Model confidence (mean pLDDT): 83 of 100. The RNA shown here (transfer RNA) has 72 nucleotides and comes from a Candidatus Norongarragalinales archaeon. It matches the Rfam family "tRNA". It is annotated as a transfer RNA. The same sequence occurs in records of 2 taxa. Taxonomically the source falls in Candidatus Norongarragalinales (Archaea, Nanobdellati, Microcaldota, Candidatus Micrarchaeia).
RNA sequence: GGGCUCGUAGAUCAGUGGUAGAUCGCGCCCUUCGCAAGGGCGAGGCCGCGGGUUCAAAUCCCGCCGAGUCCA
Numbered sequence: 001g002g003g004c005u006c007g008u009a010g011a012u013c014a015g016u017g018g019u020a021g022a023u024c025g026c027g028c029c030c031u032u033c034g035c036a037a038g039g040g041c042g043a044g045g046c047c048g049c050g051g052g053u054u055c056a057a058a059u060c061c062c063g064c065c066g067a068g069u070c071c072a
Base pairs, nucleotide, nucleotide: 001071002070003069004068005067006066007065010024011023012022013021018055026042027041028040029039030038048064049063050062051061052060
């Protein structure tokens, strides 16, 4: 320098055009003498950045940044 994959909640990941979800973690409540486990509720993300297409973009297209991997 080039090819491919990836970037979404604190963490690990879904979501492939029409209001962004799960699990763990975190907070509160129930249960216990207390802790753990269990149950209920809740907070937390303008989807890496900038453009384009579209009535509508996390999703499609282009550029850039970053990570991984392969080639040179």